This is a predicted structure of a 79-nucleotide RNA (c-di-GMP-I riboswitch aptamer) from Rubrobacter sp. The coordinates come from a structure-prediction model, not an experiment, and the mean pLDDT is 79. Of the family's consensus pairs, 94% are formed in the model. Rfam family: c-di-GMP-I riboswitch aptamer. Its family is annotated with cyclic-di-GMP binding in the Gene Ontology.
């Protein structure tokens, strides 16, 4: 001084519910809420879950990134 990095400390996001709106449905937006998170920022790449019509099987379309890998990108830092 470089690289890393918990603690802290300055913010951050934001479960389940509840109002409201959209959608056949999972879900989704917006409000209150706070169960947590070191990436609970970004991408549906890959597994998996889920939903939908449908007798069934096979195919299809769609969600879910706060279920896991995986890519990118980040704020502060003792020890």
């Nucleotide at each position: 001084g470089a690289c890393g990095a918990u603690a802290a400390a300055a913010g951050g996001c934001a479960a389940a519910c509840c109002c409201g709106c959209c959608g056949c449905g999972a879900g989704g937006c917006g409000g209150g809420g706070g169960c947590g998170c070191a990436a609970a920022g970004c991408c549906a790449g890959g597994g998996g879950c889920c939903u939908c019509a449908g007798a069934c099987g096979a195919g299809g379309a769609g969600g879910c990134g706060g279920c896991c890998c995986g890519g990118c990108u980040a704020c502060c830092g003792a020890a």